The RNA shown here (Bacterial RNase P class A) has 367 nucleotides and comes from a soil metagenome.
RNA sequence: GAGUCGGCCAGGCAGCCGCUGUGCGCACGAGUGCAUGGAGGAAAGUCCGGGCUCCAUCGGGCAAGGUGCCAGGUAACGCCUGGGGGGCGUGAGCCCACGGAAAGUGCAACAGAAAGAUACCGCCUAAGUGCCGUGCAAGCGGCAACGGCAAGGGUGAAAUGGUGCGGUAAGAGCGCACCGCGCGAGUGGCAACACUCUCGGCACGGCAAACCCCACCUGGAGCAAGACCAAAUAGGGAAGCGAGCAGCGCCCGGGGCUGCUACAUGUGCCCACAUGGGCUUCCGGGUAGGUCGCUAGAGCUGCGCGGCGACGCGCAUCCCAGAGGAAUGGCUGUCCAAGACAGAACCCGGCUUAUCGGCCGACUCUU
Numbered sequence: 001g002a003g004u005c006g007g008c009c010a011g012g013c014a015g016c017c018g019c020u021g022u023g024c025g026c027a028c029g030a031g032u033g034c035a036u037g038g039a040g041g042a043a044a045g046u047c048c049g050g051g052c053u054c055c056a057u058c059g060g061g062c063a064a065g066g067u068g069c070c071a072g073g074u075a076a077c078g079c080c081u082g083g084g085g086g087g088c089g090u091g092a093g094c095c096c097a098c099g100g101a102a103a104g105u106g107c108a109a110c111a112g113a114a115a116g117a118u119a120c121c122g123c124c125u126a127a128g129u130g131c132c133g134u135g136c137a138a139g140c141g142g143c144a145a146c147g148g149c150a151a152g153g154g155u156g157a158a159a160u161g162g163u164g165c166g167g168u169a170a171g172a173g174c175g176c177a178c179c180g181c182g183c184g185a186g187u188g189g190c191a192a193c194a195c196u197c198u199c200g201g202c203a204c205g206g207c208a209a210a211c212c213c214c215a216c217c218u219g220g221a222g223c224a225a226g227a228c229c230a231a232a233u234a235g236g237g238a239a240g241c242g243a244g245c246a247g248c249g250c251c252c253g254g255g256g257c258u259g260c261u262a263c264a265u266g267u268g269c270c271c272a273c274a275u276g277g278g279c280u281u282c283c284g285g286g287u288a289g290g291u292c293g294c295u296a297g298a299g300c301u302g303c304g305c306g307g308c309g310a311c312g313c314g315c316a317u318c319c320c321a322g323a324g325g326a327a328u329g330g331c332u333g334u335c336c337a338a339g340a341c342a343g344a345a346c347c348c349g350g351c352u353u354a355u356c357g358g359c360c361g362a363c364u365c366u367u
Base pairs, nucleotide, nucleotide: 001365002364003363004362005361006360007359008358009357011335012334013333014332015331016330017329019038020037021036022035023034024033025032026031040341044352045351047350048349049348050347051346052222053221054220055219057272059271060270061269062268064218065217066216067215068214069083070082071081072080073079084098085096086095087094088093099213100212104211105210106207107206120153121152122149123148124147129144130143131142132141133140134139161179162178163177164176165175166174180202181200182199184197185196186195187194188193226292227291228290229289236283237282238281239280240279241278243261244260245259246258247257248256263276264275265274266273299318301316302315303314304313305312306311
């Protein structure tokens, strides 16, 4: 000098005026006095996971959806930590939608001969066939078709593993060595995996962020959830579905109880289960007022111990917004490095996105 990772800050101080929660007073009351609190690192997105509330029953199955290496953390997760594998980077580090392609189906434009299967340019003429030349003959040379080849070249993102040697008429795992791949064995590790060795010429590649298969997980709806109080109206109108059988004390009637099957309701469907004589749909009318839910928490902070770490345990303080059409604002002065992105609405743990400027620490590379 250039970079990588982690942490912190988000205006301070003073004055004047204004708002709001809680507590304690004063006041018939409107109100008023004092004390003490009052937006974020993302409050944002509504993407995940829960707490909580209700349905309803922590039951079974299906559908649908989600996750996808291993081991841990956590209330839980698709999050976090550590490790393995792959990729990028000189490196510190960063990224990964990381189970299965030998269960099946499907896709790959164009180019190219051919994309799960081949011959465009080419190479060969050993053997066999035909013709020509030469030669007494044997033979030699040339051409051609049949034939052999996929090593070389071209096309493409990708062309029947790669490099080298041998072999062959020319070639080819055809053979060999090494690498790759596969079955097996051993060692280390909780494991994912890593290493070593024997054997095998070896399946026809890629894509599952394609359908699919496998493993694991998931009931639904949501604070406009829900609970209570008060008030008002028209306990309104229409349509549809809504039962039966058996048993129980001498007879009749009525009522009640029990059981079975059917109907309806129960926040995806089916079964189970429970409840019920009512249920479903449409039209019309009234009310939309008040209180709670609503902030002491899976809480922050400090110290100690355990752990590589996420985090856990123990001790000790502290209380840190609860509005209700939505409160923390305006003005002045000053300091500074500089106000960017931006305002809670039941709460919490994450992830993602936006962002001016500064400070601190560790590490890497170059000079």

Background: The prediction has a mean pLDDT of 76. RNAcentral holds the sequence, with entries from MGnify. Its Rfam family is "Bacterial RNase P class A". Its family is annotated with ribonuclease P activity, dimeric ribonuclease P complex and tRNA processing in the Gene Ontology.